[in-house]
RNA sequence: AGCCGGCCGGGCAGCCGCUGUGACUUCGGUCGCGGAGGAAAGUCCGGGCUCCACAGGGCAGGGUGCCAGGUAACGCCUGGGGGGCGCGAGCCCACGGAAAGUGCCACAGAAAAUAUACCGCCCAAGCGCUUCGGCGCCGGUAAGGGUGAAAUGGUGCGGUAAGAGCGCACCGCGCCGCCGGUAACGGCGGUGGCAGGGUAAACCCCACCCGGAGCAAGACCAAAUAGGGGAACAUUGGCGUGGCCCGCGUUGUUCCCGGGUAGGUCGCUCGAGGCGUCCGGUGACGGGCGUCCCAGAUGAAUGGCUGUCCACGACAGAACCCGGCUUACAGGCCGGCUU
Numbered sequence: 001a002g003c004c005g006g007c008c009g010g011g012c013a014g015c016c017g018c019u020g021u022g023a024c025u026u027c028g029g030u031c032g033c034g035g036a037g038g039a040a041a042g043u044c045c046g047g048g049c050u051c052c053a054c055a056g057g058g059c060a061g062g063g064u065g066c067c068a069g070g071u072a073a074c075g076c077c078u079g080g081g082g083g084g085c086g087c088g089a090g091c092c093c094a095c096g097g098a099a100a101g102u103g104c105c106a107c108a109g110a111a112a113a114u115a116u117a118c119c120g121c122c123c124a125a126g127c128g129c130u131u132c133g134g135c136g137c138c139g140g141u142a143a144g145g146g147u148g149a150a151a152u153g154g155u156g157c158g159g160u161a162a163g164a165g166c167g168c169a170c171c172g173c174g175c176c177g178c179c180g181g182u183a184a185c186g187g188c189g190g191u192g193g194c195a196g197g198g199u200a201a202a203c204c205c206c207a208c209c210c211g212g213a214g215c216a217a218g219a220c221c222a223a224a225u226a227g228g229g230g231a232a233c234a235u236u237g238g239c240g241u242g243g244c245c246c247g248c249g250u251u252g253u254u255c256c257c258g259g260g261u262a263g264g265u266c267g268c269u270c271g272a273g274g275c276g277u278c279c280g281g282u283g284a285c286g287g288g289c290g291u292c293c294c295a296g297a298u299g300a301a302u303g304g305c306u307g308u309c310c311a312c313g314a315c316a317g318a319a320c321c322c323g324g325c326u327u328a329c330a331g332g333c334c335g336g337c338u339u
Base pairs, nucleotide, nucleotide: 001338002337003336004335005334006333007332008331010309011308012307013306014305015304016303018035019034020033021032022031023030024029037315041326042325044324045323046322047321048320049214050213051212052211061210062209063208064207065206066080067079068078069077070076081095082093083092084091085090096205097204101203102202103199104198105197118145119144120141121140122139126137127136128135129134153171154170155169156168157167158166172194173192174191175190176189177188178187179186180185218266219265220264221263228257229256230255231254232253233252237251238250239249240248241247273292274291275290276289277288278287279286280285310313
């Protein structure tokens, strides 16, 4: 001068408050103990939990995408392979398939993919002209120039009229075999003269995964008023139906039942938990033992004042819980490593 990993996030004391909980209480309170974060955030993934749906399979839709492992699971993590960057410690990568099909590739350029030729190079063969130097036609070619983000394998030698994988060597690529590796992949040898430029976070193909909604989930207790069901009484009642009786409907009193609103309780925080230590593993992680209890509100608490010290204090505040990712963050500490 850098790289990687981990940690802290004002300290102490006093006073006054807020809130959860335990004990006591003369029911007024008193005392003890606990009271935001590394991201509580964004709500982007994954899981637990709850209710609903569901025989099995398929289609549609969405997601993931090198290999192996870890995990409750993941789009996360660890180790490895390949590619890129850096002198290096290290960092970054949506990293399956373009020879199943379809689409797209601005501008420029001859041509952006059934191929093709602007400038150029050549005139060996064939034809014509000739002042015998050549010129033109018919043609050949893609080495060189030019365009472009990208141009039909690259470099060199040979070869040729000029050229061209036309031939050869090396590199690259495809295919085959052997060896190493669990695998991704790597190494070696042979072989094909080289085929179809890119794009799949374009459609698509292949492989694997995926039910929906969310704690305002959901469960329980349960007024008043209105309404529903049932029983008993009244039964010589009233009203309606009907010519009348029976009957039916409705109405009265008392009691019972269930649904459900307000309100209340639970869900609610002991958990894939923290710390220490030992063992297994390169590691993520797993296992054993010991130890600790660490917010739980519902108008919703965690604050204010004073003193003192310093480096003068960043980003920000729980709302069912947990594992990740991402984003924000004044300043400081520790360890390992590189030049």